[in-house]
Molecule: c-di-GMP-I-GGC riboswitch aptamer
Organism: Bacillota bacterium
RNA sequence: UCUGACAAUGGCAAACUCGCCUAAAGGCGAGGACGCAAAGCUUCGGGUCUAAGGUGAUUUUUCAUCAUGACGGCUGGGCUGCCGAAA
Numbered sequence: 001u002c003u004g005a006c007a008a009u010g011g012c013a014a015a016c017u018c019g020c021c022u023a024a025a026g027g028c029g030a031g032g033a034c035g036c037a038a039a040g041c042u043u044c045g046g047g048u049c050u051a052a053g054g055u056g057a058u059u060u061u062u063c064a065u066c067a068u069g070a071c072g073g074c075u076g077g078g079c080u081g082c083c084g085a086a087a
Base pairs, nucleotide, nucleotide: 003084004083011036012035016031017030018029019028020027021026034073040079041078042077044076045075046074047071048070049069053066054065055064056063057062
């Protein structure tokens, strides 16, 4: 450097429940652990979710579409980083 052990030290925390925020997606806090070697950070690319608001249609209450909203625990890239068996 590559790499990732039935190693060590620690770390994070899915679903679900409760509370708060949001139009929603979702977020935050507490509990809780499915998992994670970057499940640390970053929306630059792809993807996904939502549609308050805008636009168009409908013609009167629905439909379509658009991210400027969101997901880094979907994924590629970028930045940073603990430990040390085997190879």